[in-house]
């Protein structure tokens, strides 16, 4: 430092479709699938208290905070 596992980013619906993935092929395409692929922290687990990021195509709709009627 990388792979891998795992948690955490508030909950859903639909819509394209890149990246990955399957599937097929010598290849070249095609089909299907597909918006946590990012960020932070863990890697013995497991419980209490108290305070805490920043992001995530396109539409809709709930939730929470703040403001005005």
């Nucleotide at each position: 430092c990388g792979c891998u596992c795992c948690g955490a980013g508030g909950a859903g619906c639909g819509u394209u479709g890149c990246a990955g993935c399957g599937c097929c092929g010598u290849c070249a395409a095609g089909c299907g699938u597909g918006a946590g692929g990012c960020u932070c922290g863990g890697a013995c687990c497991a419980c209490a208290u108290c305070g805490c990021a920043a992001c995530c195509a396109c539409g809709c709709u709930c939730a929470c905070c703040c403001g005005c009627u």
Molecule: SAH (S-adenosyl-L-homocysteine) riboswitch aptamer
Organism: Variovorax sp. Root473